[in-house]
Formats: sequence, structure tokens, C1' cells
RNA sequence: CCGGCUGUAGCGCAGCUUGGUAGCGCGCUUGCUUCGGGAGCAAGAGGCCCCGGGUUCAAAUCCCGGCAGCCGGACCA
Repeated sequence: CCGGCUGUAGCGCAGCUUGGUAGCGCGCUUGCUUCGGGAGCAAGAGGCCCCGGGUUCAAAUCCCGGCAGCCGGACCA
């Protein structure tokens, strides 16, 4: 330099194909149960969906340009 994949809650991921305003598990907070811990039950908080732009009534999803990580290839007089 070229190509591919990935980027979504603290962590691991789904949702993207077919646009309709975001979810699962773990973790966290509160309450109940327990002498307490653990465990169980109930409730709750937590997200500019990597960044910018475009299309659209409407974008995590489609298009364009970037950034970061991983993998492969090329080049290395």
C1' cells in the first nucleotide's frame, strides 16, 4: 500500500439481510427472605449503536468518506 472481517450498556453478545426510534446473559443498585455471607425472588438504573456526511416521513440497519482492532496478501533497492 491492497483486500476481508469486526466496532451496539461495565464485560460477552444478538438485532443489520427485509429501515419504524434498541435487547439478552453476566455484573451493578434497592427491597424481601437469612444472625450474616451465599443463594433465591421482585423491582430498578445504565446506550450520542466508533466518528462525520448523505438518502428517507423515519437510519444501529442503506450509501459515501474517515478512525481503531484483528486476519490475509503485496512491497522491502